[in-house]
Context: one part of a larger RNA
Molecule: large-subunit ribosomal RNA, domain I
Organism: candidate division WOR-3 bacterium
Parts: sequence; structure tokens; C1' cells
RNA sequence: GGCAGCAGGUGGAUGCCUCGGCAGGGGGAGGCGAUGAAGGGCGUGGUAAGCUGCGAUAAGCCCGGGGGAGCCGCAGACAGGCUGUGAUCCCGGGAUGCCCGAAUGGGGAAACCCGGCCCGCUUAAUAGCGGGUCAUCCAUGGGGGAAGGGCUUCGCCCGAGUACCCCAUGGAGGCGACACCCGGGGAAGUGAAACAUCUCAGUACCCGGAGGAAAAGAAAGAGACAUCGAUUCCCUGAGUAGCGGCGAGCGAAAGGGGAACAGCCUAAACCGGUCCGGUGCCAAAGCCUGGGGGCGUUGCCGGGCCGGGGUAGUGGGACAGAGCCGGGGGAGGCCCCAGACUCCCCAGGGAGUUACAAAUCCUGCCUCUAGCCGAACCACGUGGAACACGUGGGCCAUAGAGGGUGACAGCCCCGUAGGCGAAAGGGGCAGGACUCCCGGGGCUCUGCUCCCGAGUACCUCGGGGCACGUGGAACCCUGAGGGAAUCCGGGCGGACCACCGCCUAAGGCUAAAUACUACCCCCUGACCGAUAGUGGACUAAGUACCGUGAGGGAAAGGUGAAAAGCACCCCGGGAAGGGGAGUGAAAGAGACCCUGAAACCUGCUGCCU
Repeated sequence: GGCAGCAGGUGGAUGCCUCGGCAGGGGGAGGCGAUGAAGGGCGUGGUAAGCUGCGAUAAGCCCGGGGGAGCCGCAGACAGGCUGUGAUCCCGGGAUGCCCGAAUGGGGAAACCCGGCCCGCUUAAUAGCGGGUCAUCCAUGGGGGAAGGGCUUCGCCCGAGUACCCCAUGGAGGCGACACCCGGGGAAGUGAAACAUCUCAGUACCCGGAGGAAAAGAAAGAGACAUCGAUUCCCUGAGUAGCGGCGAGCGAAAGGGGAACAGCCUAAACCGGUCCGGUGCCAAAGCCUGGGGGCGUUGCCGGGCCGGGGUAGUGGGACAGAGCCGGGGGAGGCCCCAGACUCCCCAGGGAGUUACAAAUCCUGCCUCUAGCCGAACCACGUGGAACACGUGGGCCAUAGAGGGUGACAGCCCCGUAGGCGAAAGGGGCAGGACUCCCGGGGCUCUGCUCCCGAGUACCUCGGGGCACGUGGAACCCUGAGGGAAUCCGGGCGGACCACCGCCUAAGGCUAAAUACUACCCCCUGACCGAUAGUGGACUAAGUACCGUGAGGGAAAGGUGAAAAGCACCCCGGGAAGGGGAGUGAAAGAGACCCUGAAACCUGCUGCCU
């Protein structure tokens, strides 16, 4: 020195554990914000570094409800307190809520600096302090109010009550899951075994906007000679028909089967009211009609606003005429008579706040945000400990889910099945109040007339979208140019034409079926078990640390049933470490603490050299 054995040290594997994570199912909720959010800074405790809570009223204040013996957060210390006059704790409501942050009086290198005005405190007076207010944009209302131009020139009109200024009221702004949705923009790596059309892909990304969903949506549709009947989503049709340097690749629709179902409002014609402008100027059109009297610019044309009317594709509507049906009462017009018309009211009937008009309240029930009740076991043995194991004998069960308890528990504890519960706040359903509609009109037929969404349809050119790359390229959208009609009108049926058929554009609203999950509750797992599972199970994780910055980003769990966490003695320089003693089942469980592998180190013994 090596090998072997034994005993240790170091080390932290392994086993076991789990307040943590992962994935999914069901339900809820789907927003917060100028009444100042999200997120922070700084404070705040008797002692207080961190976390948590809170805000100068600062681990808290007030009220209501629950609960019932302990409490002063994590945190196990000392000191001092609180509490059956009901604390701590839990739920609901309220008060306070520094500074920054959309940040909004002005500024700014966020958490700081400096102001104006009003009110108050203080001061002899300044200074200082406290409360309130002062950003911008948009809308509405109110107040003030131009330039310039024209003419019949000293006044009036247009511009224009516009710009602009001031005031008031209301709204917006920012954040939120790298979620879902719609819109405006919009790549490249890549694939094509190179590459340009093409693909990736209308993806990523940027911007704007919204909602709990969004979007779409009530046929100018789809189709095929038969029809269907808003939209959305799923299965199928189908990797079909097609598109395609006919390469790579892209890729429908109808139809069928399901989910869910819901339909409406306007514009216009016409009528009435009101305002403005033009025209007309003493009598004519007018004042519902007829006759007589009376009135007086009411007339006519155009426009704005309001109300009625009206909404369709077997075309609909207006208007006019005709026919049929339609409870009761009242009023009106310049006067009288008659007719017609208009308006108001009642009975009766219907509907409704998700569209079709819209707001609120009351009652009841359900539910969420605290909670409450809740069955049934003993003995012996072993053991440190058993109520859990074994033995013996019982019991409950609408409860034998699960967890805890010194070891394996239906009957010990928390629970579980089942049942009960809210002063306050939230959500839902039903009824009522309430509101609206019909009644006050409806239906049918005929028709010369009128209306039926305009720089639109349509056409050409240039593009884009459609599965469809310009193709025979329809259809939809539109940048440029041209530019209609109103039902004898228009669009479409994949060039185009004819025939035939479908549908009514150029205004709008619309629940459900569908997408997503930051957040809350419940449940589940041939998911992980501390190098795994989230990056993060932990006194300080998006922390320490790295980086100018954007950003990157750890390591780190386990005494014991219970601190009973080692009084006292000894060695030592010793609050280091150790040896006794004591606790404990165990201290070779002593806090570097369960188990404690291997590498590596040491000691002893043996063998070999």
C1' cells in the first nucleotide's frame, strides 16, 4: 500500500408521509374604476426584522345577525390586558381610509415638489395647518358672441346665434384570465426536398371595440323543374364536388339526422298639428258636406320637427269606391237643420319589461353570503400508548364517504345520511300593483292614380372575399368613371341568351342552442409525492441572486404521541463541543433532530506484498 471483516464518521439516496401541485366533471359568477380601480409606496403592535391584517379612528371603529368560552394573527416569549353586561371568531351592512397610480390644480426622476379660489383654526401680522374645489374630451342645456359679404346706404339682410369664450348637468378615460368574440391592419421561419405563383395564414403580432357571452339572424336565400322556409352549433354528406407551378397542397355546399327555437320595429305614399320661407292682398280659392247667414289670410307651394297611418312577395300599402261585421255613454266645429267625421270616457278582453314601448314597488317561495341538530360499545389480553389490534359479548345504520385520535375505529372526536336556519346584502321564480294594446276598429273586392329605402341598383376598369390561384367565373364587398326604375319595377338561379322558376336590395332590433375560465363552491383521479408535482408544499418565491434594461431566476419539507425540548454535575477559553444525570417506548429521536444506502474518510483485526 492492497484485499476482507468489524466498528464509526461523512453524506443524504431509499422507504414512509403531505398544509402543495396537476388534470378533469358539475354548479355559480363573469367584472372592478373619477363615490378614485387593479397594483404599489410608506406607515401601523408595549417589545416587531419578515408575512398577514389594517390606514394617522391604522392586527383596528360602529350597527345587525350567528356563536357560546375562552381570547390578544403567523408566533409556541416576557409584560400587561379583554371576556356570561357574551369577548376572540364567522357572516352582512356602515365609518375611517396617508401618498403614488387612469391620476385628473401645475410640475415631476411614481409614492415627491409648487400653487389658485372659498371656508375654518392659529398668529399682533405674515408664515403655518385643516376641509372643500380647480385636468382633458364628448353630449345636452344656459349666458356672451365675431371675421367677412350684400343691398333699396346710416339701416337692414346673409354669414350665424356658427367659430370661439364662460357656466351647469351627465358621461368617458384606466385595469382585468397572454381566455373566449367582432372589426381595422398584417408577416416570416417553414412546405414545395432549390424558388418566384402557391403554402405557412388571414396564423403570429399590432390597433380599436364589446359582452357575459360575442358575432349572425327573419331571404333581393338555398335549390332544381321537386321543393325548403331566420340565425347559430354538432354528426353526416366528404377528404366527395371542385381548386391547384393540376406541384406541394387547399377543400366546400345542398340534402339527411340532431341541439335550440321567436319573431319584430321603421322609411315612403296619405292625414293632422306646429314652426320657417316663398306666393297671393281685401275678396276669390278657405272655414267637413248641402241651404241661408257669418268669419277672415286662415289659402296654395316648399322644407324641418311631432303625432296618426303603414311594413309586403299566394306582392304589400296609401287613396277612392262598393260590400259585410262592429257593447254602451259623452263632447266638438262660426250659427241653425240634417248627414258624415273627429275626439274623450266606461264595460269587457289581451299582453308585458331578452327584441316587438317602458319604469318601479309590494307579497310569498326558492337560493347564495354565517350557522344548527344529527344514531350506535363495553370487558379482558398484548403494548410506552388500544376506544383502533386479538379474544369475548353487544349496538346503530336514510349515517359502513372521508379525516383525526399515542397502533388498523360504523358506534371516541370532527363529520356523514337525513333534517333545520337569516336581522342585513345579492340572485331567481310566481302573484299583485303598474304599464301598454284591442275596444276607438276589422275583413273582402275593384281600380285610371300615388308609395314601396339613390350617387343606390346596373355597366366598365382596378382589387378583395367566396374551398374556387382570371379561369367559361357567376355570386358578395368596393377604389375610379358612367349612372336608372317603383311592381308592366327590380335582384338571383355559376359566362351569356331564351323559357321557366326563386326572392324583394340599397334602414334597424332580436332570446336559446355555441366559445372561454382569472374568480367562488362541491366532487373525482390505473395523476405527482420534495431532483417528482406549479418556477414556488418551507419563518422572507417571482424571493435571494444575475442583468443598464427588456428579462432570467433558484436552493430550501419531516424531533416526539406529547416539549416532557436535557434541572443539576463534570471536561473545556467556552451560550463551541462532549461525558454523566434526568425525560421519553426510543436520545444510536437532542433540535445539523424519522429512516439513514453509496461514493469518500478513520480506527481495530486478519491475510498478501